[in-house]
Order: sequence, then C1' cells, then structure tokens
RNA sequence: AUCUUAUCCAGAGAGGUGGAGGGACUGGCCCUUUGAAGCCUCGGCAGCGAGCAUUUUAUAUGUGUUGUGCCAAUUCCAGUAGCGUUUAGCUAGUAGAUAAGAA
Repeated sequence: AUCUUAUCCAGAGAGGUGGAGGGACUGGCCCUUUGAAGCCUCGGCAGCGAGCAUUUUAUAUGUGUUGUGCCAAUUCCAGUAGCGUUUAGCUAGUAGAUAAGAA
C1' cells in the first nucleotide's frame, strides 16, 4: 500500500516550547501573532481489541487494568447518484478517519 467488517449529529484542554500556518484532497467556509503546525508534560473523553467482574453460558451489562484512538465547528459543509425542485431539504453512496481482522 490492498481487501473485509463495524462506527463516525454524543463526548473531552491546560501549561511549556516553537514562531506561521492549520482544518486529509478540491471548492466553500472557518480557526490562527489575543500565537498555527510540530514536540514535551500533565489532564480528560470514549469504550474498538485484550483482560477482569456479573450473567440466562448465547450474548449482554459493567469496569477502565492494558494496546490503540480522540479532545474548534456533524467527518465543519459539499463533491457522485436519486427524490424534491431549482431554494431549503431528504436518502443512498464515494472519499476520508478509527478499531479489529485477512492475504
């Protein structure tokens, strides 16, 4: 890098360092010198895998020990197709992200 399955309208930030970018891509729209990205420390959210407890022994629920993940805006909105209709909106999908697995 590829494939499979599940989820994505909930939730959760301070300090230090750094010094101009960031929000995947494109368009839009935002965030940002009242300090972006990156890195470090501490904290938090969540509950996907493992573990543990309870259980009707299928699973489910709980816990939050461990491996990840995450902590502006619905995945910030849209991108393709259909409905609607030319406005708004709805549905499915694409793309992307995360987890677990496969070759």
Overview: Predicted 3D model of a 103-nucleotide RNA (SAM riboswitch aptamer (S box leader)) from Nosocomiicoccus massiliensis. Its mean pLDDT, the model's own confidence on a scale to 100, is 83. The organism belongs to Nosocomiicoccus, within Bacteria.